Small-subunit ribosomal RNA from an uncultured bacterium, 1433 nucleotides, folded computationally. The prediction has a mean pLDDT of 86. RNAcentral holds the sequence, with entries from ENA.
RNA sequence: AUUGAACGCUGGCGGCAUGCCUUACACAUGCAAGUCGAACGGCAGCGGGCCCUUCGGGGUGCCGGCGAGUGGCGAACGGGUGAGUAAUGCAUCGGAACGUACCCGGGAGUGGGGGAUAACCGGCCGAAAGGCUGGCUAAUACCGCAUGAACUCGGAAGAGCAAAGCGGGGGACCUUCGGGCCUCGCGCUCUCGGAGCGGCCGAUGUCCGAUUAGCUCGUUGGUGAGGUAAAGGCUCACCAAGGCGACGAUCGGUAGCGGGUCUGAGAGGACGAUCCGCCACACUGGGACUGAGACACGGCCCAGACUCCUACGGGAGGCAGCAGUGGGGAAUCUUGGACAAUGGGGGCAACCCUGAUCCAGCGACGCCGCGUGAGUGAAGAAGGCCUUCGGGUCGUAAAGCUCAAUAGUAUGGGAAGAAAGAAAUGACGGUACCAUACGAAAGCCCCGGCUAACUACGUGCCAGCAGCCGCGGUAAUACGUAGGGGGCGAGCGUUGUCCGGAAUUACUGGGCGUAAAGAGCACGUAGGCGGCUAUAAAAGUCAGAUGUGAAAAACCUGGGCUCAACCGAGGGUAUGCAUCUGAAACUAAAUAGCUUGAGUCAAGGAGAGGAGAGCGGAAUUCCUGGUGUAGCGGUGAAAUGCGUAGAGAUCAGGAAGAAUACCAGUGGCGAAAGCGGCUCUCUGGACUUGAACUGACGCUGAGGUGCGAAAGCGUGGGGAGCAAACAGGAUUAGAUACCCUGGUAGUCCACGCCGUAAACGAUGGAUACUAGGUGUGGGUUAGUAUAAUCCGUGCCGGAGUUAACGCAAUAAGUAUCCCGCCUGGGGAGUACGGCCGCAAGGUUGAAACUCAAAGGAAUUGACGGGGGCCCGCACAAGCAGCGGAGCAUGUGGUUUAAUUCGAAGCAACGCGAAGAACCUUACCAGGGCUUGACAUCCACAGAAUCGAGUAGAAAUACUUGAGUGCCUCGUAAGAGGAGCUGUGAGACAGGUGGUGCAUGGUUGUCGUCAGCUCGUGUCGUGAGAUGUUGGGUUAAGUCCCGCAACGAGCGCAACCCCUGUUGGUAGUUACCAGCGUAAAGACGGGGACUCUACCGAGACUGCCGUGGAUAACACGGAGGAAGGCGGGGAUGACGUCAAAUCAUCAUGCCCUUUAUGCCCUGGGCUACACACGUGCUACAAUGGCCUGAACAGAGGGCAGCGAAGGAGCGAUCCGGAGCGAAUCCCAGAAAACAGGUCCCAGUUCAGAUUGCAGGCUGCAACCCGCCUGCAUGAAGACGGAGUUGCUAGUAAUCGCGGAUCAGCAUGCCGCGGUGAAUACGUUCCCGGGCCUUGUACACACCGCCCGUCACACCACGAGAGUUUACAACACCCGAAGUCAGUGACCUAACCGAAAGGGAGGAGCUGCCGAAGGUGGGGUAAAUGAUUGGGGUG
Repeated sequence: AUUGAACGCUGGCGGCAUGCCUUACACAUGCAAGUCGAACGGCAGCGGGCCCUUCGGGGUGCCGGCGAGUGGCGAACGGGUGAGUAAUGCAUCGGAACGUACCCGGGAGUGGGGGAUAACCGGCCGAAAGGCUGGCUAAUACCGCAUGAACUCGGAAGAGCAAAGCGGGGGACCUUCGGGCCUCGCGCUCUCGGAGCGGCCGAUGUCCGAUUAGCUCGUUGGUGAGGUAAAGGCUCACCAAGGCGACGAUCGGUAGCGGGUCUGAGAGGACGAUCCGCCACACUGGGACUGAGACACGGCCCAGACUCCUACGGGAGGCAGCAGUGGGGAAUCUUGGACAAUGGGGGCAACCCUGAUCCAGCGACGCCGCGUGAGUGAAGAAGGCCUUCGGGUCGUAAAGCUCAAUAGUAUGGGAAGAAAGAAAUGACGGUACCAUACGAAAGCCCCGGCUAACUACGUGCCAGCAGCCGCGGUAAUACGUAGGGGGCGAGCGUUGUCCGGAAUUACUGGGCGUAAAGAGCACGUAGGCGGCUAUAAAAGUCAGAUGUGAAAAACCUGGGCUCAACCGAGGGUAUGCAUCUGAAACUAAAUAGCUUGAGUCAAGGAGAGGAGAGCGGAAUUCCUGGUGUAGCGGUGAAAUGCGUAGAGAUCAGGAAGAAUACCAGUGGCGAAAGCGGCUCUCUGGACUUGAACUGACGCUGAGGUGCGAAAGCGUGGGGAGCAAACAGGAUUAGAUACCCUGGUAGUCCACGCCGUAAACGAUGGAUACUAGGUGUGGGUUAGUAUAAUCCGUGCCGGAGUUAACGCAAUAAGUAUCCCGCCUGGGGAGUACGGCCGCAAGGUUGAAACUCAAAGGAAUUGACGGGGGCCCGCACAAGCAGCGGAGCAUGUGGUUUAAUUCGAAGCAACGCGAAGAACCUUACCAGGGCUUGACAUCCACAGAAUCGAGUAGAAAUACUUGAGUGCCUCGUAAGAGGAGCUGUGAGACAGGUGGUGCAUGGUUGUCGUCAGCUCGUGUCGUGAGAUGUUGGGUUAAGUCCCGCAACGAGCGCAACCCCUGUUGGUAGUUACCAGCGUAAAGACGGGGACUCUACCGAGACUGCCGUGGAUAACACGGAGGAAGGCGGGGAUGACGUCAAAUCAUCAUGCCCUUUAUGCCCUGGGCUACACACGUGCUACAAUGGCCUGAACAGAGGGCAGCGAAGGAGCGAUCCGGAGCGAAUCCCAGAAAACAGGUCCCAGUUCAGAUUGCAGGCUGCAACCCGCCUGCAUGAAGACGGAGUUGCUAGUAAUCGCGGAUCAGCAUGCCGCGGUGAAUACGUUCCCGGGCCUUGUACACACCGCCCGUCACACCACGAGAGUUUACAACACCCGAAGUCAGUGACCUAACCGAAAGGGAGGAGCUGCCGAAGGUGGGGUAAAUGAUUGGGGUG
């Protein structure tokens, strides 16, 4: 886009179309084919006339007419349906052997006779339908005779064959008074022709299946006969053995065909409703009759099924005509009007009939047209929705004002369609249309992308949506609702159908190296294609003409309905077919030639080409013998195995089988498979050269035939080595494996099968053409040749090509010819069937079902028990630890009323917490408050504020005392205001409630790792690459060099701070060398030193040497306090982990509001069978204890540090100087050093635990603080597997300070003192960087993914069988009926005087013959216990 549609929601009008697509299922009822009295006998009924009448009626065809009947014409048209039919059909174009009623034209005729029979009357049978019989009668019914131009038969002569009358009118004449006769009209008969119609034949075209490959006996042809309207095996007899088929016969499935319709740019594809043409059918099957025409929809006969009537004896019926009913179905209409028009039948006509037709009705089923209003209208109303609370939007929309008018209703008017020619005639219909008045009417779908249109709420992987992708797991533009918006509009969506897009079956117009796709290879049949020259003809081809190509449709033009749809007219087209005429380039066919394609011949050389026979040497194994002794063998390491009965080793001899080292090579040969010692015989092919020969003999190749690795099979041999199966030993969680020791088929030979493979160059064959470079094999150019040339075999590479990779004269380039093959993945190379095979199996080769992908090439990452290079306390080398003990602390777990919450591998666990007794505190229990502890606003009251008392655990409640301020106005009273307090009302506050996966901010981590990017350019179809890779170098993407890159940014480094040296400046509270002073830098003084703290200097591979590319740089050296980044800190790129934090803070949304908020008291966070992390103290003699005359740095201090002095064993207390601090205080540094003691022990180690007594802080140390003294004196004797830190002022060890803090430190953050060991090195473990490689990974290896098993569901195969259907075949039976035979029975017409004859018929018989029956097979479908694999979850 489309539709004969259906379904959902909705529905105003009109016009034009259209309406059982399903059960060719069954049908009630009515109607759908009759007509003619001008063919006939007649008269049942109706009307009229006449006669009779008992007034009830009866009679009379006399008239109009007419039921039934005889006769004629029609009924074979019109109307319906699409079952059957793949050709007896249809379409197109032709043909010859035919028929034709009615109609048209021509010719001729229409004379004379005869015998019957319906109706009717009588009788009889039957329930009915209907029938029998006797009698009468007519004709345009029937039958002879005559004539016969023509016609038929016949060679001719000749023979044969017709007819019907009826009506209108009418002078003479005739008359049986009916009429004859004449004329006109309608008929009738014969015949010739025409038109239209029909029958028959041919050619071409006309769906799918080869898992249908062979079919056929009247079959194919002939002769003769029969038959028909007519050709013909149409039928029969005889003869011949043909005919059809890979150009698809036969069989199976499906189907009416065409004009056309829909779609498409076209070519095509799909369809075949309505309309037109043809065909077929009429309940199913068969048959003929009548007729011009039928094998007959509304005729007949028979059989069958079904329905109905019945008196049970018999009968009747056929809507696929129009309506209508039931049924089926998702689904398809009124039992309407009229013959007015058009057309048909009959009739002289009037007229009759006509469910054809014309109209109306129903259905938005379709197409077309119209309407549901138009203008104005901002206070941008109310209301809804959203909101950043300002507003926005629905929205000029509404209301309001002005105006107009369709359907409908009412009233009035009112057609065309109707017709030549005066009139009559309209179903539709008082319809369309006109005028006037009043005056209705919008929905449906969608809004994530495709695809036009967005917000809010609800929901929370639920409910649901969905055409594809996909939405929904608490902020859903995707679900539902609302507001808003978009689209279409009397419709809108959905579903179904077909075409398109789809170049996705490719004729136009595709492909096959790797995406699906080249047959394993060759030979060759049919077929297809084919070199050069010439000739004539003309099959293809081309041109012109003629015929046909129906109408309708479609297209163009103009026309009619108000427009359109619709309708009618004209034109062009109709791409086709046929015939005729012509052209001759090309193709085919024919003829005659040619040599270049192809082949032959001659001369050569090369080769693992093939087959057969023979002969070697090396090696392995076995056997025999010698020597000889304890192992051999095997592996990662072992063991099984062999060996003292003598192995292995070694020497000699022998046997057997298989394979042929070196040569040996991207070397050779072959069609491929494949071929490897040497010699001989036989044999195929290729190549080179040549002045010969043939003369297109060629290429390809469906079927077909042959060859065809390995494994496997059969028969017979052979069997050394190797070696499936098998056995044993190992390995392992297991190990039906990898490894080892053995070992059978097999491997080998002969013959026969199999016929496959990653049979690969994943690349069919042939021919021609199209840049180069470089190897190699075989020839030629007389010898040589770096040169030329031919054939083969490789690599690189340009154009071109390709999706890319790549290919590139050996094409995957450019072309031609032929063959094979492909058409999403899975199912599946499976099933079934066929063919082949001994089997294994091969070949051909589906479907159901299922998925939204499967796949190719390349890119960037990530990953690898891939590779290369390189780092890091990563390993190694060391030192000290942890893991064992006790305790501290954190965590898990458990417990609990609560043990608040968070943190979770590294990167949670002495973490948030730099300090939980109350507070903190978020948890629990109880007691209370509800505008609240806190903020803003309002009203009222009160100054604020400071006390006291009572109740209570407190919060809190109540009572009471003191107190009356500040600013403005006002004389004052007073009023107002700011701040504060209380009370009240509501807006609101509040929340450590949830979501760190809604967020900001902050932080951890990879990682202080050296990386991460950009602009421009270039390359690539693109992702992307290049730069950033490479060669060096560095701690470093640090630097140098090179380079289609050139630059740049964030990182690195540097700039900053501390520290190490030094200078200058400055000396107080710091310092003190010399001077003064009695001890003390305490003082005078000094400015040297230390130190302080500001500004400088210094280090830059700067210098020298060596290495390196003369580079960067590295190594060594000099100088220097310091040397190659001097040491340390701060500093953390792009990013990763939905990493952490909603409980620091901030914040969206959600939740809560007499509580999840707030206050208070008490409790808890401190629990304790356990488990883990981090620490402290130890286990001791490098030590403990005691005594003693050493030395820091960095800090802190006013609600503070707190001196001296004093008390106490001590914690501490009293005390209060000094100090807001280079001044005073904390403050004694400790280890060390010196001396003494202990003597290896659970100790003079270690200090847990517990008791008692104290101290301090604090409202308060019970739960639950720290400290002191005395007493107590646990585990622990150096720690399993494993694991951590550290490379120098480091580890280790020693003490000191600080933050937090009333108090509480083994933690944390700092400070200094003493002060090591070791690093060969980068194989390994871990982490990381760069390059490269593979990848089926991309949530990225904690990835992906395979198969079994278990469960559920689905479709399919096999299956003893079972059931059904279909088409054939054979036989049986054999209706109706045609034909044939017979016909003793019957019979009016003719002949005959008659008898009888002629002729016909009933009946009977025969052939054929439907349905039915029997039988064995075939095909298809359904089903089946069980079973097999497959798919999905």